[in-house]
RNA sequence: CGAUCAGUAGCUCAGUGGCGAGAGCGGCCGGUCCACACCCGGCAGACCGCAGGUUCGAGUCCUGCCUGAUCGA
Numbered sequence: 001c002g003a004u005c006a007g008u009a010g011c012u013c014a015g016u017g018g019c020g021a022g023a024g025c026g027g028c029c030g031g032u033c034c035a036c037a038c039c040c041g042g043c044a045g046a047c048c049g050c051a052g053g054u055u056c057g058a059g060u061c062c063u064g065c066c067u068g069a070u071c072g073a
Stems, first nucleotide, its partner, number of pairs: 001072007010025004018056001027043005049065005
């Protein structure tokens, strides 16, 4: 310098262009228990890496940039 892939909750990841963006783990509250753990119920938490574009509508498509990984030179 070039190519490919990835970037969504504290962590690991889902998410045909169309409802109110979800799950597991973790956190908090409650239940259960003599108590703790397990288990059960509930709650909070991401405006989706940044900026534009297309569209009636973008996490999703397009462009540029940033970061990381891999490969090539």